Predicted 3D model of an 84-nucleotide RNA (transfer RNA) from a Candidatus Woesearchaeota archaeon. Taxonomically the source falls in Candidatus Woesearchaeota (Archaea, Nanobdellati). It was read from a public genome assembly.
[in-house]
RNA sequence: GCCGCGAUCGCAUAACCUGGUAUUGCGCUCGCCUCGAAAGCGAGUUUCCGUAAGGAAUUCCCGGUUCAAAUCCGGGCCGCGGCG
Numbered sequence: 001g002c003c004g005c006g007a008u009c010g011c012a013u014a015a016c017c018u019g020g021u022a023u024u025g026c027g028c029u030c031g032c033c034u035c036g037a038a039a040g041c042g043a044g045u046u047u048c049c050g051u052a053a054g055g056a057a058u059u060c061c062c063g064g065u066u067c068a069a070a071u072c073c074g075g076g077c078c079g080c081g082g083c084g
Base pairs, nucleotide, nucleotide: 001083002082003081004080005079006078010026011025012024020067027045028044029043030042031041032040046057047056048055049054060076061075062074063073064072
């Protein structure tokens, strides 16, 4: 230099081919239960603004296509592998 693969919420992981509510587990927080805890059960758990209702942004980064993009297209950074 060329080719292929990978990156998703705190961690791990699905959704990508076939565009349409970002999934599940662990952890964490609160509650229930208990004399108290563990276990179990319920709810919550990306970020920012807001007392709240709510609003905006968000799938490595920047663009494009589309009514609509984690997903399709182009470019780029990083990691892994192969070729030379």
Annotation: Its Rfam family is "tRNA". Rfam links the family to the GO term triplet codon-amino acid adaptor activity. It is annotated as a transfer RNA.